[in-house]
Order: sequence, then C1' cells, then structure tokens
RNA sequence: GCCGAAGUAGCUCAGUGGCAGAGCAACGCACUCGUAAUGCGUAGGCCGGGGGUUCAAAUCCCCUCUUCGGCUCCA
Repeated sequence: GCCGAAGUAGCUCAGUGGCAGAGCAACGCACUCGUAAUGCGUAGGCCGGGGGUUCAAAUCCCCUCUUCGGCUCCA
C1' cells in the first nucleotide's frame, strides 16, 4: 500500500429504513440475625466522527478515524 471484519449503556452483545434494547455490572427496596442467592424497581446512549439520500437513518451511499485479521513490497 491492498482486501476483509468490527466500532451501539461501565462490560459482553442484539437491533439491516418507522419511539434505541437485552444479559451482567451499578444504585434503591423487599426477603434474611447477617451475607450470598432470589424478586421488584431506578439510573445509565452524540449508535466512532463528518457529509449525503429519504417524510423518516444505528440501519442505505460517500469520505474519514480507531482496533483486529489476511495479502503484498522493502533498503
């Protein structure tokens, strides 16, 4: 340099045009002598960044950044 994959909540990941979600973690409450477990609830998001298409974009298109893998070149 080229090709491919990935980037969404603190972590691991769904969601492939129509109100952004789950599990775990965190916090509160219940239960318990207490802890764990369990149950109920609360909070938590610039969907990597910019632009475009569309009535409407996490989702489609273009550019770009980061990470991972592969290929190629090299004094």